RNA sequence: CAAGUAGAACGGGUGACCGCUCGCCGCGAGGUGAGAGGAAAGUCCGAGCUCCACCGGGCAGGAUGCUGGGUAAUACCCAGGAGGGGUGACCCUAUGGAAAGUGCCACAGAAACAUACCGCCAGCGGCCCCGAUUAUAUCGGGGUGCGGGUAAGGGUGAAAUGGUGAGGCAAGAGCUCACCAGCGGCUGGGUGACCAGCCGGCUGUGAAAACCCCGUCUGGAGCAAGACCAAAUAGGGGGACGAAGGAUGCCCGGCCUGAUCCCCGGGUUGGUCGCUAGACCCUGAUGGUAACAUCCGGGCGAGAUAGAUGGCCACCGUCCCGAUUGUACCGGGAUACAGAAUUCGGCUUACAGGUUUACUUGCCCC
RNA sequence: GGGCCCAUAGCUCAAUUGGUCAGAGUCCCCGGCUCAUAACCGGGUUGUUGCUGGUUCAAGUCCAGCUGGGCCCACCA
Repeated sequence: CAAGUAGAACGGGUGACCGCUCGCCGCGAGGUGAGAGGAAAGUCCGAGCUCCACCGGGCAGGAUGCUGGGUAAUACCCAGGAGGGGUGACCCUAUGGAAAGUGCCACAGAAACAUACCGCCAGCGGCCCCGAUUAUAUCGGGGUGCGGGUAAGGGUGAAAUGGUGAGGCAAGAGCUCACCAGCGGCUGGGUGACCAGCCGGCUGUGAAAACCCCGUCUGGAGCAAGACCAAAUAGGGGGACGAAGGAUGCCCGGCCUGAUCCCCGGGUUGGUCGCUAGACCCUGAUGGUAACAUCCGGGCGAGAUAGAUGGCCACCGUCCCGAUUGUACCGGGAUACAGAAUUCGGCUUACAGGUUUACUUGCCCC
Repeated sequence: GGGCCCAUAGCUCAAUUGGUCAGAGUCCCCGGCUCAUAACCGGGUUGUUGCUGGUUCAAGUCCAGCUGGGCCCACCA
């Protein structure tokens, strides 16, 4: 210098004018202060909070899945193991069990987990042909057929029951041996996933994002939850029915209850709380590889209810294009994604543009 | 704001436990019948299964993320 990997922070600034929402001051006119995001989004996970009167057990269903740790909790985060990709920095993995069971593997192929189509091999009996011999008998060779051995080779397939090489054999084969993969056992290391070494007999496909098995977790609904005040209307009708009803999939026990529950019909479209100080933010120290935890000090940062946070002008910033040999000046254009609505912690998705930290590879120079 | 569901040919629907080339009706096109049209008869075109990835030998189907559309939820007595 070029290409790349992993992060971090930003994502317009200043001023004038006209507005909007909320707080405080003021009798009032008015004054003064604050006013979107890293994702406020998708609503995919997990919690706080509220209600279902309360407590408990079982089944079903759902979620999750290498190991250890962090956290209020999680499907999140950190560290590590294994497998895969990349020259490398580094990245990816819904990563338990297929020897508990059931089912599946279309087409092709002999066979999809059990077998033998072609082929290879020796033997036996029958038949046919050829040769030797005097001979219909005997011997040798060939063909065909039947049963037998084999799974090396061919062919099919995504996948064919270890792979490569040597020995061995009638032909072959873990049949035997060496190395490698896998399985089981022992020893050592590690908290553990797992790793290393030795020994053994030789080998039992894939898929669990098929059902399932095993371990762990799990009640339901959601701020339009819910509480209070006010207004209005028909406190009207029907049903559940005391061996009933109730936690909203099913069953059961205790317990509670008539001021109960469901449907139809009627009325209102008002206000207050919930509601913004919180597992909060910033700086520093200590412990820990880290996520994170503890402590000292400092800070207060929107709260609407058809929903405010805006519009316009001027100057500046950043980027692109034109002009210029080039820079400055000048002219033109662009300045993303998107917008709170109960609140937090994560994940995922969208995002113009430049900034910055650490590292890798290649080339060049000293 | 919160909760739930759906997407296959121009339209309405199928597709078994993931399996061979995704089918049927209708619409449309061509030919026949008719003086002509309709009806009828025969033949044919119909498709990135909303999009992008993943699992698998193989995805309309299973899983994840986006896109588009639809439905429900206020209070009082």
Molecule: RNase P RNA; transfer RNA
Organism: Chloroflexota bacterium